Order: sequence, then structure tokens, then C1' cells
RNA sequence: UAAAAUCUUUGGGGAUUGGUGAAAUUCCAUACCGGCGGUGAAAGCCCGCGAACUCGAAAGAGCCGAACAGGUGAGAUUCCUGUGCCGACGGUAAAGUCCGGAUGAGAGAAGAUAUUU
Repeated sequence: UAAAAUCUUUGGGGAUUGGUGAAAUUCCAUACCGGCGGUGAAAGCCCGCGAACUCGAAAGAGCCGAACAGGUGAGAUUCCUGUGCCGACGGUAAAGUCCGGAUGAGAGAAGAUAUUU
């Protein structure tokens, strides 16, 4: 210095205002949000992971949304400009944003300890 082991901490944001209605933060108008790793250069929509959901006694398996055009540049589907699009399950007037499972789980991040090579 690197890898493995054990432990600790940490680890998701967002509905404003108005309209209709008996009733909607769910509809309509408008607004707002974006986990983690990677990628020649910074990513919700490029690649992958986690969560959710389905199956399973478990290990694990399955499933898993969405972007184009122009510009700069050696290099960007990541930056800039413009216009778009997407978002588990249960509840409830139909929900990415409310309530609930969840003081949960977890990709991962940081640190500590002693050991081995």
C1' cells in the first nucleotide's frame, strides 16, 4: 500500500394556488421532487444496483418506468439552450408528492479494530 474479516455510524426528495363537486393535496389548471455505483466531462429518462411487486421453507429467481433536437468541446444521450417524458403496493373521489407497512429493509458511503498476504 492492497485485499479479506468483525464492528460502529450514516444511508430519499416533493402539492403551492385556483376550479368542479356532497366528498379530491387523488380529477382539471398550475406547481414541485429526483437513492447508489459506473461511464473520456457533472445523468430521474446511457449501463448496472437497491427498494417495491410476484414466486419460494430458505438460498435465490422473476419482474423492474421514462429523451429528443441544437450548441460548446479532444471528449458530454451527463454541461448549456429549447421542448418533452417517467415514477411499486394497500387505503381513500382515481395519488411520484397525503396516510400506511416503515422507529422497517437496503444499494452504497464514511470510520474504527485486530489479523493474514
The RNA shown here (FMN riboswitch aptamer (RFN element)) has 117 nucleotides. The model forms 97% of the base pairs in the Rfam consensus. It was read from a public genome assembly, where an Rfam model found it.